c-di-GMP-I riboswitch aptamer from a Clostridia bacterium, 84 nucleotides, folded computationally. The coordinates come from a structure-prediction model, not an experiment, and the mean pLDDT is 83.

RNA sequence: GAAACGAAAAGGCAAAAUUAUCGUGAGAUAAUGGCGCAAAGCUAUAGGGUCUUAUAUGUCGGUAUAAGAUAGCCAGUUACCGAA
Repeated sequence: GAAACGAAAAGGCAAAAUUAUCGUGAGAUAAUGGCGCAAAGCUAUAGGGUCUUAUAUGUCGGUAUAAGAUAGCCAGUUACCGAA
C1' cells in the first nucleotide's frame, strides 16, 4: 500500500418457518426469527442461468415470442479492518 489473501477487532446482513398486506403467479414488503454469509452492499436493458404468466405451435415431452420475478445462482461494480 491493499491487487491477492482472510487471523483478530469493531461492526453488518438475515435463510427456513410463522403472522399481516400486495400480486393470476414466480415472488415482494413489514414484524418475529436465525440457516448461514468477507461483500448475503449496490446493479435486472452489461451478460448468462433458473422460475412465473400470456399467446402461438406441437410428436402434448416440449419449443418460440412478449411481459414479469430472482442479486442468499453465476456475474458486473463499489467497499470496512490489516495478522500470517